[in-house]
Molecule: c-di-GMP-I riboswitch aptamer
Organism: Actinomycetota bacterium
Parts: sequence; structure tokens; C1' cells
RNA sequence: UGGCGCCAAAGGCAAACCGUUCGCAAGGGCGGGGCGCAAAACCACAGGGCUCACGGAGCCGGCUGGGUUGCCGCC
Repeated sequence: UGGCGCCAAAGGCAAACCGUUCGCAAGGGCGGGGCGCAAAACCACAGGGCUCACGGAGCCGGCUGGGUUGCCGCC
């Protein structure tokens, strides 16, 4: 540097649900919680889904692809 995630260890994230808060809503923040995750880290670029005060404005990265970065181990 590349490939891989069969083994181990250290740690990380956190679905549903509950509380609170922001938002018309989709949904977001914080706390609890823990189904799962090797990118479940980041980016709405393509597809897809969703919402609404619908000639438009938004939301979802824990739906798929792509891009960028990255821990540990093995080869």
C1' cells in the first nucleotide's frame, strides 16, 4: 500500500420503545434503552422512500449504489 472480516482483544455507534424539546409534517436534538452494525463515520451525487404552508420547499446516510476518511486483526 492492496485485499479480506474466519479468530482475538480494546474500544465505538445505537433500532424499536419511553421521557423531554424543536418542527405544520416527514423528521431532528438531548437523556434513558439496546435490536443490531466493520464504516450504523461523513457527503443528498444517482436511484429509492417520505412530508408539507405543494408552479415549490424540505426530510431519510440504520434502503441500494457511488465518493471521502478511518480502528483492530488476518493474508